[in-house]
Molecule: small-subunit ribosomal RNA
Organism: uncultured prokaryote
């Protein structure tokens, strides 16, 4: 770059919260947490036309506790619990109930006994409870009559089905109440109808398998009890059944539903408000009244709590509506009304309703509406900003001229009332209307790096902070803060949580698994899925018509009311489901018939290291007996440990064992895979080829299951030659648990049994169809060449390799043996690390495997290709890189820089090569910037202004000097009233303010300039070509070159910058000219212009090329020597102190002047020179031969002859503005004579002393030089390392620049004048091509573990605290329900006596809460541990 592949962001929506702001109105909406506790008030009555009574009234009447009746099972909260017939939908009840209501029927006769309240008296604190006496009823109890009501039998009937329905007959059984006034409402029975409920059933309905087996009333059936009713709902027996991989059980979490959110859609989330169902009312249990509960504002019990209390014993249940606490991020008034609509009671007025009906508080939401409108440029003022011009808020605003939604205030005022005989409006004086007033009362919020619409100054300076990802901040922040402007939206705007979307990122609509995450290691095989031809049935899937449902509300569409809108209304559309009857067969299933192209047999025939089992054979190591034989052998890079004189090693003859199969052997065979190799036999398995003779789809895949499975390892018993973990020895190394060597034991091998993994790969499931081609090999078969045989050739069938088209693929690649186009089925994936880890199970002796998570953590992690870069990879080359020399330097002493160390200061600045005799081409002063002191303050330098005056110069005093005072002194030009003038130039002084000024500071803000790889051959562009694309080609390949220099080829063809060449200079020769050169002709010599060198010529190589080797002439031969020329880029490389410059910063000082001092400081380290260290030398003395150079015109050079002085040097003053004079007779090295004789010297000259010389205002710190003296270390220099290929190094002087003096430094210049180069192996640095890379800040890279240290989450842990849900035993309140009922009782019977029947009481059997005990899950914590993450430069 392109692919995977996460994260993260723009929409939309909330019962919201918080922050910061707030004008109005309408309509909705307001405990998500604690089913937590709850103070106070209201939330269920009503009926007197059912009773008696009891007050009050004269009376009518009214009023009330009770008895009665009917209501309180509605309504209205709340979501704990329920994964269930709760719930949805869509059918059953031949198994069922229904108070009130509507409808039909029939019927209300006669009668009894009791209670409340009231009186009366006990107990208690209370609550409340009990005796005793009196009445009354629509209270209670019997008779009576009664049917199409009940029960019992028989018969009919209709139906898919009748013990249960309908109809008939017989028998037997059962009812009522009255009030009040003349009309109603009541009351009993029995049909029916609406509505409402019970109950069974199909369907749908969250998660986890690290829950896999679950179940005794369980499954079923007969009796029987029980209900309204089926049913194991209960009981008593009988039988073993019942659920479960289509997930039963368990364990978790949850009210469903319509519907809301979002989405293109399918989906995904969700269940606030409304509406339907359900479950619950402090927690658990139970029943009773009652149609109708097992009952929110009823009853009993047991628990926990709270409250009263006389301590005896008793009260309560806001999950109604207000409201309190608490709890939290958060959810409102202890309003007003039954006017509406609704609902109980009533005959009714009418009571009563915290349902509802307003209104209040909340921007909590959705919708409107407003904060003014139109005119206006001097672009006001102010603010920010500027390159100082300006620009910008910004027609914004003042101004002006309208307007009045909105506000205040007045005055007017509804609808909502249907209904009713009147009464009757909470909200309300409210909506709306009019009048007046006056722009009057009304704008914020966020954000401005990129994703995203908005940019600038100024503060901060990796701090403060920001941040949704990526990320800014570390002295120029569009990222922080703040400010001016600009975007956005706007009574709001942001944030933060949540859930959809974007994510095709769970993929049905819609992905994938060679290298990215992903094919089980391979096979047989169940269940399941899937499945060939042709027919005929059938009609389940499918397709279609009809009907029924699919609640309203909500969504859509239309239309219509609120001034519009949210909001409502009305009417249609939608609800994609469901179920019931009918039609239709194409295609799937299903029956059935048939077929052979899959399959599978058969017969012929070839293959092979396919498996098992036995037997057999040589080579080869090792060991052993024995022969020769003699000193080393072995082993290595070298070595040593080892073996050998008790005979090794070599060698030969014998034997012994064990393993493993040379040659054949192949990209070659076989097998599912793991794999399988001498030979020979035996037993078995399989692909294959020919025929096409047989069956008839018998098939493909395959979750669980089962089997095979390298190597290493277990377990047992054998074996052991040879290699050989572990272990010992020896080297190697800084160590050396390694690599190398010398022993060596497990183990390798056999047999029996385990383990079950592997880069077990082709990193590629298995079947099956299709889908140009081209070479090879195996193993067959069949052809053609007239015939037979053999090659060659050819068609085909299975296999197996390599290229390849089409297509695929991110791309490398694959490409009939697919990774192409497809079907079937399987497995497998879903971001990185934590982890293939923990915890569970489940398998093994054991090592361990296989199932397999989360917390935390990061913003990524990966493929595949590209460009570099880099390799103790690789090919090639080229450089004094190395080698071969030749001279140093590293040791002395001295210079000279540096660094440290010192100090008032020891100025700064350069730091690996690419600083370190560097800037600095020359520090006494001065330079000079650095210290200390004494001054100045518009200034030492520059422009502007106003004044005043010429300004210097010169001399004197103080002071170290700067500087302060005195004194002598005085411009030019012009105009005109000629002076006392005005104006101008050039000045100095005063003043005042804008500036001045800085060698402060940042080379990591610059510009120019320098350095460095490197005088290395690279570096690029256009165009076109390939490539999704970075990018490649060109500039890879074959020669050659000093070169990307040529030449040849070539999807490249051309071009640029480099390279070379062009410029200078030296070397030859020519030609002119010759001053000042030259005695002189010539020549040198000096200038100018030309000639010469081009692989031109020959031979040879080489491709006939390009070059290369020789040679030949030549002054020079292959770029003829040097030199100037440095390509595109690296190094944030050096320089803000040359010089410019931006931005900070100083401005009576970080400026400017002056005087003294420092840069020269001195334990020590280094760099770079110089002078010795001696005889190739040194001293003394003679004597010879250069070159390039430099030198007075406005100042004062180079200095000559001569004379002085040992010398430095002085006098002197000729001549030179230079081919003429000087510096300079220009030199030393060298050459001739003499001495020195191997020593610290007649080598070395350091350091010192004394005396001089010259520069300069001035040689103390701190200059050179002469003379005398004085004689330090040093005898050739470890590890290491430097320069150099010829006029080169070495060695010897000379000149110059700077300079008032100071030269061992630089820069030049002649003089003399070598030594080696076989080569490219190795070191260093470069270039090309090719490889590999996890590097790109680019190997000084990147990165792994352990330790130490914080933090974090989790495992394990003697244990300990809890919590849930069952279980076994105990104990068992209240209650039904049975039994027993000795005590007790009014109605009915009976003359009594007593009986029916009742009720206290007792008891059983269920059973709530309790104990008490083991386990199960689960959760919290726990000394200590184990490992994971993440932390700053450890």
């Nucleotide at each position: 770059u392109c692919c995977u592949g996460g994260c993260u962001c723009a929409g939309g929506a909330u019962u919201a919260a918080c922050g910061c702001u707030g004008g109005c109105g309408g309509u909705g909406c307001g405990c998500c947490u604690u089913a937590u506790a709850c103070a106070u008030g209201c939330a269920a009555g009503u009926c007197g036309a059912a009773c008696g009574g009891u007050c009050c009234g004269c009376a009518a009447g009214g009023a009330c506790a009770g008895u009665g009746g009917c209501g309180a099972a509605c309504g209205g909260g709340u979501g704990a619990g329920u994964a269930a017939c709760a719930c949805a939908u869509g059918g059953g009840u031949a198994a069922c109930c229904u108070a009130c209501c509507g409808c039909a029927a029939a019927g209300u006769g006669g009668g009894g006994a009791a209670u409340a309240a009231c009186c009366c008296g006990u107990c208690g604190a209370a609550a409340g409870a009990c005796g005793g006496g009196c009445u009354a009823a629509u209270a209670c109890c019997g008779c009576a009559u009664a049917a199409g009501c009940u029960c019992a039998c028989g018969a009919u009937g209709u139906g898919c089905a009748a013990a249960u329905c309908c109809u008939c007959g017989u028998g037997a059984g059962a009812a009522a109440a009255g009030a009040u006034u003349u009309a109603u409402c009541g009351c009993u029975u029995u049909g029916u109808g609406a509505g409402g409920g019970g109950c069974c059933u199909g369907u749908g309905c969250c998660c986890g398998a690290u829950u896999a087996g679950c179940u005794u009333g369980u499954u079923g059936g007969u009796g029987g009890g029980g209900u309204a009713a089926u049913g194991g709902c209960c009981u008593a027996c009988c039988a073993a059944g019942g659920c479960u991989g289509u997930g039963a059980u368990c364990g978790g979490u949850a009210g469903a539903u319509g519907g809301a959110c979002u989405g293109a859609g399918a989906g995904g989330u969700u269940g606030a408000c409304c509406a339907u169902c359900c479950a619950c009312a402090c927690u658990g249990g139970a029943a009773c009244u009652g149609a109708g509960a097992c009952a929110c504002g009823g009853u009993c019990c047991a628990g926990a709590c709270u409250c009263c209390u006389a301590c005896g014993g008793g009260a309560g249940g806001c999950a109604g509506c207000a409201g309190u606490a608490a709890g939290g991020a958060a959810u409102u008034u202890u309003c007003c009304g039954c006017a509406a609509u609704g609902g109980g009671c009533g005959a009714a007025a009418g009571c009563c309703u915290g349902a509802c009906g307003g209104a209040g508080c909340g921007a909590c939401a959705c919708c409107g509406c407003g904060u003014g409108g139109g005119g206006g440029a001097u672009g006001a003022a102010g603010g920010c900003u500027u390159u100082c011009g300006g620009g910008u808020c910004g027609u914004a605003a003042a101004c002006u001229c309208c307007u009045u939604u909105u506000c205040u205030a007045u005055g007017g005022g509804a609808a909502g009332a249907a209904c009713u005989u009147u009464c009757g409006g909470a909200c309300u004086g409210u909506a709306c209307c009019a009048u007046a007033g006056g722009a009057a009362u009304a704008a914020g919020u966020a954000u401005c790096g990129g994703c995203u619409a908005a940019c600038u100054a100024c503060g901060u300076g990796c701090c403060a902070g920001c941040a949704g990802c990526c990320g800014c901040g570390g002295u120029a922040a569009u990222a922080c803060g703040u400010a001016g402007g600009a975007u956005a939206c706007g009574a709001g705007c942001g944030u933060u949580a949540u859930c959809c979307g974007g994510a095709a990122u769970c993929a049905c609509u819609g992905g994938g698994c060679u290298u990215a995450g992903a094919g089980c290691g391979c096979g047989u095989g169940u269940a399941g899925g899937u499945g060939g031809u042709g027919a005929a049935g059938u009609g389940a899937g499918u397709c279609u018509g009809u009907a029924a449902u699919g609640a309203a509300a909500u969504c859509c569409c239309a239309u219509g009311g609120c001034u519009u809108a949210a909001c409502c209304a009305u009417g249609g559309a939608c609800c994609c489901g469901u179920u019931a009857c009918g039609g239709a067969u194409a295609c799937u299933g299903c029956u059935u018939c048939a077929c052979u192209a899959g399959a599978g047999g058969g017969u012929a025939g070839a293959c092979g290291g396919g498996g098992a089992a036995a037997a057999u054979g040589g080579a080869a190591u090792u060991c052993c007996u024995g022969g020769u034989g003699u000193a080393g052998a072995g082993g290595u890079a070298a070595a040593a440990u080892u073996c050998g004189u008790u005979g090794a090693u070599a060698u030969c003859a014998g034997g012994a064992g064990g393993a493993a199969c040379a040659c054949c052997a192949g990209a070659g065979g076989c097998g599912a895979a793991g794999g399988c190799g001498a030979u020979u036999u035996u037993c078995u398995a399989g692909a294959c080829u020919a025929c096409u003779c047989c069956u008839g789809a018998c098939a493909c895949u395959g979750a669980g299951a089962c089997g095979c499975g390298a190597a290493a390892g277990c377990u047992g018993g054998g074996g052991g030659a040879g290699c050989g973990a572990a272990a010992g020895g020896g080297a190697u190394u800084a160590g050396a648990u390694a690599c190398c060597c010398c022993u060596g034991u497990a183990g390798u091998c056999c047999c029996a049994g385990c383990u079950g993994u592997a880069a077990a790969c082709g990193a590629u499931g298995c079947a099956u169809g299709c889908u140009u081609g081209a070479g090879g090999u195996u193993a067959g078969a069949g052809g053609u060449c007239a015939u037979c045989g053999a090659c060659c050739c050819c068609u085909u069938u299975a296999g197996u390799c390599u290229c390849g088209c089409a297509g695929g693929g991110a791309a490398a690649c694959c490409g009939g043996u697919a990774a192409g186009c497809a079907u079937g089925c399987c497995g497998c994936c879903u971001g990185g690390g934590g982890a293939g880890u923990a915890c569970g199970a489940c398998c093994g002796c054991a090592a361990g495997g296989u199932u397999a998570a989360a917390a935390c953590u990061c913003a990524a992690a990966g493929g595949a290709a590209u460009a570099g870069a880099c390799g103790g990879g690789g090919a090639c080359c080229c450089g004094c890189a190395c080698a071969a020399g030749c001279a140093g330097c590293g040791g002395a002493g001295c210079g000279u820089g540096u660094g440290g160390c010192u100090u008032a200061a020891u100025a700064c600045g350069a730091u690996g090569c690419a600083a370190c005799g560097c800037g600095u081409a020359g520090a006494a002063c001065c330079u000079u910037a650095c210290c200390a002191g004494g001054a100045c303050u518009u200034g030492a330098c520059a422009u502007c202004c106003g004044g005043c005056u010429a300004a210097a110069a010169c001399u004197c005093u103080a002071g170290a000097a700067a500087u302060a005072g005195a004194g002598u002194g005085u411009g030019c030009u012009u105009c005109u009233u000629u002076a006392u003038g005005g104006a101008g130039c050039g000045a100095g002084c005063c003043g005042a303010g804008a500036c001045a000024g800085g060698u402060g500071u940042u080379g990591c803000a610059u510009g120019g300039c320098u350095g460095u790889c490197g005088u290395c051959a690279g570096u690029u562009c256009g165009u076109g070509c390939c490539g999704u694309g970075a990018g490649g080609u060109g500039u890879a390949g074959g020669g050659u070159u000093a070169a990307g220099u040529c030449c040849c080829g070539u999807a490249a063809c051309g071009a640029a910058c480099g390279c070379a060449a062009c410029c200078c200079u030296c070397g030859u020769c020519g030609u002119u000219u010759g001053u000042u050169g030259u005695a002189u002709u010539u020549u040198u010599c000096a200038a100018a212009c030309g000639a010469g060198a081009c692989u031109g010529c020959c031979a040879g190589g080489g491709a006939u090329a390009a070059c290369c080797u020789g040679g030949a002439g030549g002054a020079a031969g292959g770029u003829g020597g040097g030199g100037a020329u440095g390509a595109g880029g690296u190094c944030a490389a050096g320089u803000c102190a040359g010089u410019a410059u931006g931005g900070c910063c100083c401005u009576u000082a970080u400026g400017u002047c002056c005087u003294g001092g420092g840069c020269u400081g001195c334990a020590c380290a280094c760099a770079c020179g110089c002078u010795a260290c001696a005889a190739u030398g040194g001293u003394a003395g003679g004597u010879a031969c250069a070159a390039u150079g430099g030198g007075u015109u406005c100042a004062u050079g180079c200095c000559a002859a001569a004379c002085c002085g040992c010398g430095a040097g002085g006098u002197g003053g000729a001549g030179c503005u230079a081919a003429u004079c000087c510096c300079a007779u220009c030199a030393a090295a060298g050459c001739c004579u003499a001495c020195c004789c191997u020593a610290g010297u007649a080598c070395g000259g350091a350091u010192u002393g004394a005396a001089g010389g010259c520069u300069g205002c001035a040689a103390c710190u701190c200059g050179c030089c002469u003379u005398c003296a004085u004689g330090a270390a040093g005898c050739u220099g470890g590890a290491g390392u430097u320069g150099c290929u010829a006029g080169u190094a070495a060695a010897c002087g000379c000149u110059g620049g700077u300079c008032a003096g100071c030269a061992u430094a630089c820069a030049g210049c002649g003089u003399u004048g070598a030594a080696u180069a076989u080569g490219u192996u190795c070191c260093c640095g470069g270039g090309u091509c090719u490889u590999g890379u996890a590097c790109u800040c680019a190997c000084c890279g990147c990165c792994c573990g352990u330790c130490a240290c914080g933090c974090c989450a989790u495992g394990a842990g003697a244990g300990u605290c809890g919590g849930u849900a069952a279980c076994a035993c105990u104990c068992g309140a209240a209650g039904u329900c049975g039994c027993c009922g000795u005590g007790c009782c009014a109605a009915c019977c009976g003359c009594a006596a007593g009986g029916a029947g009742g009720c206290a009481g007792g008891u059983g059997c269920c059973u709530a809460a309790g104990g008490u005990g083991g386990g199960a899950c689960u959760g919290a914590u726990g000394a200590u541990u184990g490992g994971g993450g993440c932390g700053a430069a450890g």